[in-house]
RNA sequence: UAAAAUGAUAGAGGAGCAAUAAUUAAUAAUAGCUUUACAGAGUUUGUGUAAACAAAGAAGUAAAGUGAAAGGGGUUAUUGCCGAAAUCUUAGAGUUAGCACAAGCUUUAAGAUUGGGACUAUGAUUAAUAGUCAUAGUACUGUCACUAGAUUGUAGUGAAGAGCUAUCUUAUAU
Numbered sequence: 001u002a003a004a005a006u007g008a009u010a011g012a013g014g015a016g017c018a019a020u021a022a023u024u025a026a027u028a029a030u031a032g033c034u035u036u037a038c039a040g041a042g043u044u045u046g047u048g049u050a051a052a053c054a055a056a057g058a059a060g061u062a063a064a065g066u067g068a069a070a071g072g073g074g075u076u077a078u079u080g081c082c083g084a085a086a087u088c089u090u091a092g093a094g095u096u097a098g099c100a101c102a103a104g105c106u107u108u109a110a111g112a113u114u115g116g117g118a119c120u121a122u123g124a125u126u127a128a129u130a131g132u133c134a135u136a137g138u139a140c141u142g143u144c145a146c147u148a149g150a151u152u153g154u155a156g157u158g159a160a161g162a163g164c165u166a167u168c169u170u171a172u173a174u
């Protein structure tokens, strides 16, 4: 003097990501509950078991009356951030429901994939053609590399966030 790294600090991408609170539409002339009539032995969770209810009438059907909520969505405000966050697999803990199994939900750890949002198609979830998730495609956008070109600008190709920009430190090399 140069200067690596999953080094340290601070930042950028934009319809950027997520959380909390309030409010609101829909869910819903629904579920549930009550009464009446029919009906006639089971019902309470997917299964088993236990317990409870049930001929003083279970489940179910019809009519009338009464009548929600959760998850998810929109709007506003605030907060935390830029692998923000999301999804999948494995293992653990809790919970749904007395116990066990299966399944679902929440959460922790590890690994893998995705730069970002939009639109379209298919599938899953859901009351929903809303929204979310997965896959694929289309153009747009930010970063870097290469090529061309250029006063400035710009175009094409490719790649991935363990990236990019700025500053600092240092192994190391001369």
Base pairs, nucleotide, nucleotide: 001173002172007168008167009166010165011164014082016081017080018079019078020077021076022075023074024073032066033065034064035063036062037061038060042053043052044051046101047100048099049098085114086113087112088111089110090109091108092107093106094105095104096103115141116140118138119137120136121135122134123133124132125131143159144158145157146156147155148154

Predicted 3D model of a 174-nucleotide RNA (Lysine riboswitch aptamer) from Orenia marismortui. RNAcentral holds the sequence, with entries from Rfam. Its Rfam family is "Lysine riboswitch aptamer". About the family: Riboswitches are metabolite binding domains within certain messenger RNAs that serve as precision sensors for their corresponding targets. Taxonomically the source falls in Orenia (Bacteria, Bacillati, Halanaerobiales, Halobacteroidaceae).